Transfer RNA from a Candidatus Aenigmatarchaeota archaeon, 74 nucleotides, folded computationally. The sequence was found in a public genome assembly. Model confidence (mean pLDDT): 81 of 100. Its Rfam family is "tRNA". Its family is annotated with triplet codon-amino acid adaptor activity in the Gene Ontology.
RNA sequence: GGGUUCGUAGCUCAGCCUGGUAGAGCACUCGCCUCUUAAGCGAGCCGUCGAGGGUUCAAAUCCCUUCGAGCCCA
Numbered sequence: 001g002g003g004u005u006c007g008u009a010g011c012u013c014a015g016c017c018u019g020g021u022a023g024a025g026c027a028c029u030c031g032c033c034u035c036u037u038a039a040g041c042g043a044g045c046c047g048u049c050g051a052g053g054g055u056u057c058a059a060a061u062c063c064c065u066u067c068g069a070g071c072c073c074a
Base pairs, nucleotide, nucleotide: 001073002072003071004070005069006068007067010026011025012024013023020057028044029043030042031041032040050066051065052064053063054062
C1' cells in the first nucleotide's frame, strides 16, 4: 500500500442482510424476604449506536468519507 472483519449501556453482546418506539444478561442503587450474608423476587439507573456528511417522511441499519482495533496479502 491492497483486501477483510469489528466499533451499540460501566462490562459481554444482540439488533444491521429485509430502514419504522434502542434491547438482553451481568454489574450498580433501592425495596421485599432472611437472625445475618449469599441466593431468590420486584423496581430503578445507565446510550450523541466510534466521528462527519448524504439519501429518506423516517437511519444503529442504506451510500460516501474518516478514526481506531484484529486478521490476511504484498